[in-house]
SAM riboswitch aptamer (S box leader) from an Actinomycetes bacterium, 89 nucleotides, folded computationally. Its mean pLDDT, the model's own confidence on a scale to 100, is 88. Lineage of the source: Bacteria > Bacillati > Actinomycetota > Actinomycetes. The model forms 96% of the base pairs in the Rfam consensus. It matches the Rfam family "SAM riboswitch aptamer (S box leader)". Rfam's curators write: The SAM riboswitch is found upstream of a number of genes which code for proteins involved in methionine or cysteine biosynthesis in Gram-positive bacteria. It was read from a public genome assembly, where an Rfam model found it.
């Protein structure tokens, strides 16, 4: 980081710090937010996408590598787009 497959109605807290904004983009609308969002740390959680290990196998572990812990990707416009993950190029 273009394409390509595969998921995206389930689940998971705190504390420090910062200090007006966020919830991708844009539009309506609904939401969180100084009783501090949002981010950044730090520890704790959640799951099981790819390795691993056990097993004949359906799978089970959670040991690695990500990923994630507000509302259905909050809603809808939108067969787009966006986000994870894997294999490469």
């Nucleotide at each position: 980081u273009a394409a390509u497959c595969a998921u995206c109605a389930a689940g998971a807290g705190a504390a420090u710090c910062c200090g007006a904004g966020g919830g991708a983009c844009c539009u309506g609308g609904c939401c969180c937010g100084a009783u501090g969002a949002c981010g950044a740390u730090u520890c704790g959680c959640c799951a099981a996408c790819c390795g691993g290990u056990c097993g004949a196998a359906u799978g089970a572990c959670a040991c690695g590598g990500u990923g994630g812990c507000a509302a259905u990707g909050c809603c809808a416009g939108c067969g787009a787009c966006g986000a994870u993950g894997a294999a490469a190029g």